[in-house]
The RNA shown here (Bacterial RNase P class A) has 298 nucleotides and comes from a Bacteriovoracaceae bacterium. RNAcentral holds the sequence, with entries from ENA. The organism belongs to Bacteriovoracaceae, within Bacteria. It matches the Rfam family "Bacterial RNase P class A". By type it is a ribozyme. About the family: Ribonuclease P (RNase P) is a ubiquitous endoribonuclease, found in archaea, bacteria and eukarya as well as chloroplasts and mitochondria.
RNA sequence: CGAGAAGAGGGGAUUACCGCCGGUAUCUUCGGGUACGGGAGGAAAGUCCGGACACCAAAUGGCAACGUAGCGGGUAAUGCCCGUCCACCGCAAGGUGAGGACAAGUGCAACAGAAAGAAUGUACAGGUCAUGCUGUAGUGAAAUCAGGUAAACUCUACGUGGUGCAAGUCCAAAUAGGUCUGCUUUUAAGAUCGGCCAGAUCGUGGCAGACGGGUAGGAUGCGUGAGGUCUUAGGUAACUAAGAUCCUAGAUGAAUGGUAGUCAAAAACAAAAUCCGGCUUAUUCCUCUUCUCGGGGA
Repeated sequence: CGAGAAGAGGGGAUUACCGCCGGUAUCUUCGGGUACGGGAGGAAAGUCCGGACACCAAAUGGCAACGUAGCGGGUAAUGCCCGUCCACCGCAAGGUGAGGACAAGUGCAACAGAAAGAAUGUACAGGUCAUGCUGUAGUGAAAUCAGGUAAACUCUACGUGGUGCAAGUCCAAAUAGGUCUGCUUUUAAGAUCGGCCAGAUCGUGGCAGACGGGUAGGAUGCGUGAGGUCUUAGGUAACUAAGAUCCUAGAUGAAUGGUAGUCAAAAACAAAAUCCGGCUUAUUCCUCUUCUCGGGGA
């Protein structure tokens, strides 16, 4: 210098002006004003795995269904991550792997070949009372050898209760039902007990009050968390422990924007909605590290 391999970081900063949504303090004529401070991502995405949390519920055993699959480790947990063995690909750095079992049973197998898991066994030779009984040849990856195949049924081991913050909890109008109490009326049905009357009980019209469930609406759940950064220690690593330090969106028709200037450029994919850990997918930009192979020079 060329060709490759494996990873890491960033995703704008700043000034001015005009806005949007929460928070705190304060003023208020209750409409709002003022000051300070905060306001999306590396994937917020797909909703594909695993959990937290909540309710239903009791999930012990068996069956079914689905998932996972060398070995060891990490983790709250995982189908994720780390290490390692084996197989395959690559000169190498390195990459990929649905990598348990075909000696339980069933199924399947192109071409060639007489025959492909089945014998009404091809050719030659040998042997037998008789028989593919024996050998050789030929086709094929494989011809009786415990054959191949499980991203074929299946078997083995392990795992999985269901529903998702529209979960759930609390407060609570108007209207219409419901329950209770009181009053009133007879132009308020009736029913039961009783032979009948009286009477009693239940029920009934209107008015008033109380209670209760639920709806609208409001609050909460809701952001201090398996949290971030740094140092030290343990471990090959994933990761773990201790110490120090930091606080960083919380909406509910749903805010986080626009214009101009400077920095080489500010472009790409794309925007929270209960919260975390992963995976996958998208991403004309910028920067960096390690390693392999080949060539040249000192």